[in-house]
Molecule: c-di-AMP riboswitch aptamer (ydaO/yuaA leader)
Organism: Shimazuella kribbensis DSM 45090
RNA sequence: UCCCUAUAUGCGCUGAAUCCUUAGGGAACGGGGGAACCACUAAGUAUUACUUGGGGUGAAUCUCUUUUAUCAUUACUAAAACUUUAAAAGAGUAGGGUGACUUUCUGCAUCCGAAUCCGUCAGCUAACCUCGUAAGCGUCCAGAAAGGAGGG
Numbered sequence: 001u002c003c004c005u006a007u008a009u010g011c012g013c014u015g016a017a018u019c020c021u022u023a024g025g026g027a028a029c030g031g032g033g034g035a036a037c038c039a040c041u042a043a044g045u046a047u048u049a050c051u052u053g054g055g056g057u058g059a060a061u062c063u064c065u066u067u068u069a070u071c072a073u074u075a076c077u078a079a080a081a082c083u084u085u086a087a088a089a090g091a092g093u094a095g096g097g098u099g100a101c102u103u104u105c106u107g108c109a110u111c112c113g114a115a116u117c118c119g120u121c122a123g124c125u126a127a128c129c130u131c132g133u134a135a136g137c138g139u140c141c142a143g144a145a146a147g148g149a150g151g152g
Stems, first nucleotide, its partner, number of pairs: 011138004018027003028133006038123001042052004053121001054118004062092008073081002095112005101147007
């Protein structure tokens, strides 16, 4: 000097997941259930036959291709085409985040586009009822407007 690991204290990011406390709870933020009124009265395909339960949290939806399996139809007897559904992989995408005073707008760059819960059941929804306050991380490019803070 560089790299790795661990601990402590600050600062910051995703997220509702913070603060106070006499330690029992409270405040704040967030989610679900729940009238009237209103809304809804399934979708797809190979079409009158077959297949598919539904819903919540969350930005996390949807489309196409390939492979595997699967429901059919045409067709074949070495075939193949087309097609429903599911999984995996890939490419996109609705949408979401970050780039350090706060908010908004405009660029540029970059990342995410998951996971999980309920258990056949829930549209909206005043009163009312009820639940959560975790987990995981480490960015620093600009211009404009308003506000705020600090310094000279």